[in-house]
Context: one part of a larger RNA
This record gives sequence, structure tokens and C1' cells, in this order.
RNA sequence: UGACGGGGGCCCGCACAAGCGGAGGAACAUGUGGUUUAAUUCGAUGAUACGCGAGGAACCUUACCUGGGCUUAAAUGUAGCGAGACCGUACCCGAAAGGGUAUUUCUCUUCGGAGCAGGUUACAAGGUGCUGCAUGGCUGUCGUCAGCUCGUGCCGUGAGGUGUCGGGUUAAGUCCCAUAACGAGCGCAACCCCUAUCGUUAGUUGCCAGCGGGUAAUGCCGGGAACUCUAGCGAGACUGCCACCGUAAGGUGAGAGGAAGGUGGGGAUGACGUCAAGUCAGCACGGCCCUUAUGUCCAGGGCUACACACGUGUUACAAUGGUCAGUACAAAGGGCAGCUACCUGGUGACAGGAUGCAAAUCUCUAAAACUGAUCCCAGUUCGGAUCGAAGUCUGCAACUCGACUUCGUGAAGUUGGAUUCGCUAGUAAUCGUAUAUCAGCAACGAUACGGUGAAUACGUUCCCGGGCCUUGUACA
Repeated sequence: UGACGGGGGCCCGCACAAGCGGAGGAACAUGUGGUUUAAUUCGAUGAUACGCGAGGAACCUUACCUGGGCUUAAAUGUAGCGAGACCGUACCCGAAAGGGUAUUUCUCUUCGGAGCAGGUUACAAGGUGCUGCAUGGCUGUCGUCAGCUCGUGCCGUGAGGUGUCGGGUUAAGUCCCAUAACGAGCGCAACCCCUAUCGUUAGUUGCCAGCGGGUAAUGCCGGGAACUCUAGCGAGACUGCCACCGUAAGGUGAGAGGAAGGUGGGGAUGACGUCAAGUCAGCACGGCCCUUAUGUCCAGGGCUACACACGUGUUACAAUGGUCAGUACAAAGGGCAGCUACCUGGUGACAGGAUGCAAAUCUCUAAAACUGAUCCCAGUUCGGAUCGAAGUCUGCAACUCGACUUCGUGAAGUUGGAUUCGCUAGUAAUCGUAUAUCAGCAACGAUACGGUGAAUACGUUCCCGGGCCUUGUACA
């Protein structure tokens, strides 16, 4: 100087407390361990692995296994050699890859040769093989915590200290005062984006108040530029004003004004560093290793196994509910190998027609809610696993191993031990919608979007993590 303490002081955080809803019990989905297997490819492993890499494993992917092939090979270049092909067509072996046979026989030419493509030889290849403890780059975490340092000066023999401490204050090393320190840098904050209000500019594909026309009905038409909205530019919030407290910074106020009040809400943004943290399988790269194989092609299988254990989820156990009928209201996205209005057929998944739209124009678009009826507390009109049958769709192909539909079947489950997780407001809870990936889909996942919309916080004694000061230490 640090680190540590079941030392002390001060402070903060959904850390506890106060609340709301979950997990842990059930079934299923998914990941992991284990076991099994020819193979169940590899990586990730307290917090910081386990719906993670994977934003889509039937083939492909695919790296794994079994079997069958190739050996300059899938691409490109240089040099040499020999032969004119190559492509196409037909046939044979084969699961395919691959191998073989037949057919066909290039262009220019000064006839020396040149070009072209293929074959062959040599050299360059290839490796998801190893090492993340050789590395770059990127990432997680402490932590969006308030810290980490430097120059000069001063102090100390020196390591070092001071500044950065103290008194206040703040979300903040934020600011004020004091001060052997005076300044500065990286962080904090602000500058950026979205959102909440208003103005202005512009009105198409969006809008329709007033005027006119028209329809069974609809901004449908003429028109309008008010309103909504769209998207550019501005305004606006700064403790600016007032009162009180305070030397100041600042604090308090159901204060005024205001759409918004003290960081308005959210996002992006992650200091010096820590964990030899993670990744050689995204990519790059040093070294090592393989080279008729650890390279590469193909068929089939596997990654989907199943006594079991754990994590993360979905659906429930019901009446604040289930079922049936009627009726209303979004936002954000996507669309041509696409989204499809509308019509017809089918109980339905869907099929057959048909129309608009490369889209503020056409199209895909709610559910909970509300109204009425029924069920009457049951393993039920709860719950839907599992299984049987018949189908639909995608796709060369749904056996291993897809999703969906209809009919039947109707398991466990009556609120879950110890323990444990999330959340402070448009949040939790709850309801649906869209998208990426994608032929299809194991999505109940992920990422966005809106609808409905709470309870509680006395407080900081305790648990956990962190910051500052101080103290002890046989630790570095």
C1' cells in the first nucleotide's frame, strides 16, 4: 500500500421488511447430468452453464456411426507431357457416390504454330484435428457501481503519501465550504434516439367539420385543409418564479403557472481493472499433428435412446370459472416461388376457382372485455395427457422422426415439504397479435407490439451485494 475480520461508524440497492404473483407436488415441452449405444458430434458448468452457441437436426444441415468410393482431389494458378476434345445421347454394374462401354470428333493458320476445353505429372491444397494456459477480435461478470489515475509542487531515507481527506450535499469524486496543495484526464452528467404537450410547414395512398351529389350501405364522388394522422422544423422544464430553512451547495412545499417538476418516462452508452472467466466450432492467427487420411464424396442410421436426477417453461387443478350464442375496440410488423378479398365444396384441417396489391392504396389482424343462456361444487359440461381410427398439408421422401384436423378414448392433478424466484406503475398480474429463422415444423422458445390493469413500502435491527472513512492483523 492492499486484502481480510462472526471490528467500528456513515450510506445505497426489490437486499430485507410490507405486498402481489410464481417455482419446488402433477402431466407435457425443452435443455443438462447420468446411463445406454455402432454413434447417441462438439462446446457452455456457482453467482456469470443448463428454452445457452442452435433466430428452426426427416434428407441437407452434420461436425458423429456403419458401409461403399476418390487420392492434386471441390476451386484457382504455373510448368511439362500426350491426345482432340468438352457437352450431349444410349447402355451396363450399383443404394447412391462412383466405375465402365459405345456414339460424336473444336476454332484460327503464313502449316512452323497459336487459342480453347478436358486428361495426366510436379508444385502450391485440405483438416469443425489439439492447444482460449501461445494469441487477435468479440463477449459475460463485478456494475451504469462511482470510482480509477496523471502533471507539477509539498511531505517521507524509502516503499509511498498528499491531491481523492474533513464538514455539508447529491442518483453521482454531483456540487459547495474548508484545505500543501494547484490543475488535468478516463468515468458521472449533458450532447444522440423513442415517448408525453403545443406551434408551424406539407396534405397522398391517410382525414371528413361545414357545403353539394349519390347509395341498400360505405369519404363512395365533387370538394375541403378545420380535426385525426403522417414527418420535417421549432417551442417547452432551467429549482426559472414564490414561501420557508441554510454562509453556500442544496433541501422542503396537496405553492403558482404548466401537457409535463425537480434525472418527466424508456433506450443506446459499460472508466482503470478482476475472474490465466468464455470462445482455435463464427472469423482470423503462432506452434504441434494427419496427408491412399484426422482430407473428401455418397447411402442409411444417429444427434429424437431412457431405470433415474436437476434447471427453465407450458397447461391445469376450476364458478373472479367452463361451454354456447350475440356484439365492440389495438399497436407493431410481414407480403410476388408472396399476402390473398370474394364465391363454391368440405363438420374441419383444407381444396377448386377468382380479384386486388412490390402496398398509409390491396391483403394477413385480435383476445381478454361486454350482453344473454346454461352448468351447481362433482375428479364434474374442471382438466386435457395417453391411445385407437379416419383424414389434410408441406416436401424426391413424414418408418425411425413433421405439424395440423375430425370422431372416439379421458391419465395424473382438489393449490403443492424444506426451501426458493420476479416485481415499486402503465410496473406486477392477465389477454391476445406480429416477426426473424423457415419448403414444412417439434415455437409452449426468443424478440417486439399493443388491450385490461392492481397491492404495498412503517422502516434499515437482521440476510445478501456494493461504496467511503477508520481500526486490528503472525496474510501478500
A computed fold for a 476-nucleotide part of an RNA from a metagenome, annotated as small-subunit ribosomal RNA, 3' major domain.
The coordinates come from a structure-prediction model, not an experiment, and the mean pLDDT is 81.